Predicted 3D model of a 532-nucleotide part of an RNA (small-subunit ribosomal RNA, 5' domain) from an uncultured bacterium. Its mean pLDDT, the model's own confidence on a scale to 100, is 83. Rfam family: Bacterial small subunit ribosomal RNA. Gene Ontology terms of the family: structural constituent of ribosome and ribosome.

[in-house]
Context: one part of a larger RNA
Order: sequence, then C1' cells, then structure tokens
RNA sequence: AGCGAACGCUGGCGGCAGGCUUAACACAUGCAAGUCGAGCGGGCGUAGCAAUACGUCAGCGGCAGACGGGUGAGUAACGCGUGGGAACGUACCUUUUGGUUCGGAACAACACAGGGAAACUUGUGCUAAUACCGGAUGUUGUCUUCGAAGUUUUGGCUUUGGAGAUGAAAGAUGGCUGAGGCUUGCAAGCUAUUGCUCCAAGAUGAGCCCGCGUACCAUUAGCUAGUUGGUGGGGUAAUGGCCCACCAAGGCAAUGAUGGUUAGCUGGUCUGAGAGGAUGGCCAGCCACACUGGAACUGAGACACGGUCCAGACUCCUACGGGAGGCAGCAGUGGGGAAUAUUGGGCAAUGGGCGAAAGCCUGACCCAGCGACACCGCGUGGGUGAUGAAAGCCUUCGGGUUGUAAAGCCCUUUCGUGCGGAAAGAACUGUUCCGCGGUUAAUACCCGCGGAAUUUGACGGUACCGCAGGAAGAAGCACCGGCUAACUCCGUGCCAGCAGCCGCGGUAAUACGGAGGGUGCGAGCGUUGUUC
Repeated sequence: AGCGAACGCUGGCGGCAGGCUUAACACAUGCAAGUCGAGCGGGCGUAGCAAUACGUCAGCGGCAGACGGGUGAGUAACGCGUGGGAACGUACCUUUUGGUUCGGAACAACACAGGGAAACUUGUGCUAAUACCGGAUGUUGUCUUCGAAGUUUUGGCUUUGGAGAUGAAAGAUGGCUGAGGCUUGCAAGCUAUUGCUCCAAGAUGAGCCCGCGUACCAUUAGCUAGUUGGUGGGGUAAUGGCCCACCAAGGCAAUGAUGGUUAGCUGGUCUGAGAGGAUGGCCAGCCACACUGGAACUGAGACACGGUCCAGACUCCUACGGGAGGCAGCAGUGGGGAAUAUUGGGCAAUGGGCGAAAGCCUGACCCAGCGACACCGCGUGGGUGAUGAAAGCCUUCGGGUUGUAAAGCCCUUUCGUGCGGAAAGAACUGUUCCGCGGUUAAUACCCGCGGAAUUUGACGGUACCGCAGGAAGAAGCACCGGCUAACUCCGUGCCAGCAGCCGCGGUAAUACGGAGGGUGCGAGCGUUGUUC
C1' cells in the first nucleotide's frame, strides 16, 4: 500500500460498485423454456335456425429446449495462452441458378371395452396433415467407367468432354375470377406473400493436428504389449492404434520419463522505481461439471443442469403389488462456519425463443429491498464574542489550562423533515389517414419506403425544482516510554495488569487502571488474518 474480509466500539445522508472464500453438504415451497390455429384433424364453450364465426383445451406436426443462467469438484492436460496447419461439418441468416410432379398406407386425438391404490397402461375400431412411404423428373451433386489438355518429384494435382448407375420436394394465407368442369358453391385458373427442395458460394459457430510457454517433490529412476511403427480394413463430418487382423520390435526418460502432492487456465488484479513476487473474487474469453458412476437415442449441433435408459447411495408416496425425485438456475430452509442478502416488482428498456403479425414466454436482464463490505462526495453550522464567566483539572497558591471554547448578539438552511410541482430513459410495434414505388389486366389485395395523429414506464409521484420552519435532527474511535505525533495528577505496589519489538509494574509508574489535558484519523476508528 492492498482486501469478496471478519471481530470490537461507534454510526447522519447520497452516488457507485460488490456481498457463502467454509459442506461440488442435504433440500420444504414457488417460479426459472416455451411457442406456432397462417401445418393438421378433433373435444368443449359462446353467438346463430343452420352454414359458419370467435374463444379455449389436450393431441399429431414444426422450430426452440446444445442458447441464456450456475459452479470450480475433476483436470499438470494440446486443458489454457500464443502462433501456425489440413483431412472436416455448420440449423437459422445472406447471395446465385434451377425445381416444387403423380400416388399410397398408417398412427395419435376421438369412440368403445378393460387393468391399476397411484404412476400409468392394454385391446378393438375410425381419421387429417408441412407427419410417414413409393413412383416420376434430375440442371447440378455422388459413385463407376472411357478419354483430352496442362503440370509433375511418375505418387498424383488442376482444367475439361462423353457414357452408365444413384439420389428431391409440401404446402399455407390474402386478393381477383369463377366464362369452360360438375353435385350451383366448390374445385380449377391467375396473382401477391411466405414456405418446401437440389446444387454452389459466403457469413457465423464448431471438431481435429502441430511449434513454443504453463506449480512443487529425485526422501519418486526407470516406465510402456495397442505399447512404438508398418500393411490392409472398419469406424467417423474428418486425420489418426480411434478400433481390428497380420507383420516388425520398437517408443519415452537426469533437457526429469513414470509416480506422488497441489491447482480450473487466461485477459487481468495487488504490490513494487523497475526487475520481480503474490493472486485469478466481480467483468470478459476458453475449459470442465450438473446427486455418484456408466451408456446411448434424437438432432445441424448433446453423449444433453430443469431429456431418456441402467446401476448405486439418499429422500418421499404406497392399497406392499409398485412408483416418484435431483436448487453447482432465482429467492428461500436446515447444516457447516469468524462470515456473506428478499421465499420482492416488471417485461417499460436491452437481449433471447417461437410466431406472417398482434403477441406469448423469459428469476437472462432492468429495478427495488438488506448490511458503513469497499470507494467517492456532502453534512453535523458560519461570523462576532474576555469580567478570559461558572465548573473541571493542575498549582510553587501568585496563578495556569480546558478557552473564543461556552453563554450572549448577528446570520445561513446544504442534508434531513413537511407541503406542492415534476421528468429523461420511448425507439419501436399496432391502428387510422395521406403520398410514392413495386407486383398485377387492375385505381382490388399484397409488399416496401416516407409523413401525420394516436398508443406503451417496473423503477416512481423516484431523480430534479420550488416553498415552509428552525441551529434546529446528526461524532466517534484509537493512541500519548522509545521506534512514533502527543504529559500531568490520583489509585495500585513484580499484585492487578500492559506488550508489535525493546521492555514496563517490587510505594512518588509520562509504559498498569481512572481522570484532566493533548496527538492522530474522522462516519468512521482500531484489532486480527493475509499478499507485496
């Protein structure tokens, strides 16, 4: 000088940041991931005679639940940092060129009949789709094969031509029309928007390999059979003993292998003139983990915190047959501990998911609450005032000191209190109107751009501003032997006690305890711990 601090005494206000360092101990309760009816068929409700319209619910289906949020157990490692590399994927997004055709069979929901205490589950029957399956087309793609040109280290690489094989798709919504088709209000058609699909490229974000750097112990000296390499295969998005068969006998190590201990790494942070030392809390990047151990499924992406399966420990329910659970998400509880907060408000902003949109969800986030935990700012008054009042303390009894301090007089009102006014943070989006452009047969519709009006604030009646009244409501803590700024009296008598070191105390103690006085810092001051 510093701290995610704790403890003691004390404590007025505000701003800003931070707040389980210990038991990766166990968790009651609530919330933390949904959304889409413009993919689909139903149930229920409301309106209606009905067609139908609106709302809602579970289901099928799509996208998202691999992000965001938490923790630091493990890990001494290509984990991280830095610099390179080739053999590889990438949903949504952007760009480019095409395509979007014909059919089929199911399964939920639902109905009926059961089983079970429950969790849940069985059978039969019906049905839709952007769910599933088959056929067509196939620019390009992939594979096989036949060439041509260039280059070459004769392994190949680049460009290009032909043949064969193989591999796609899904519709929805709005508007117009409804002449020709019919069952006379529906197909079909045109159109706009948006989807779907093949290929190529980009962007983003991953996986993999390598050089160098990355704690301590030699009172750890030898370690290794998939071990090291090759050939051929398998596997993967992809290289590779990653895995397998065969072959060879290698590989690492005092430049510290192997083993053990400790530890998430970094940007940074603290200290220091620097070199260095210590450290990795908050914030940001990467990694790892999600009760413990193991495994795969789905998917563009996981071997998946709030998914699945198996095993284990623990807790709970049970009709004893069987089931349920995982806060290292936000709050909160018990426990541990010297020690660390509210079972708060809101999606208004920023951001994320879904959706055409309105919107819904969001303990991310934005705010508020608690605690002087840290930093910063402000206040607790200002001026004047000497018979140097009273009182305290000391005294050589003359006086000295507290001390302009107080009182008194004259002012001010920050902060606090009360009353009144009152924000920015809001940009959007939506609706209505107007104008322009695109599309189109079209002045419909739809899409885009611009303008006007209107609409949206948790914080919060908060910040801020004004008014009112009155010095009014607001000072402590440690120290005073030397180091080290600050001295006397009384009490005690090697006792009681102090102490960071030296050391004080045994009858005049500036060192113990009290008092007066003083010194230092000040809403703090000391002590303890720890780092330099």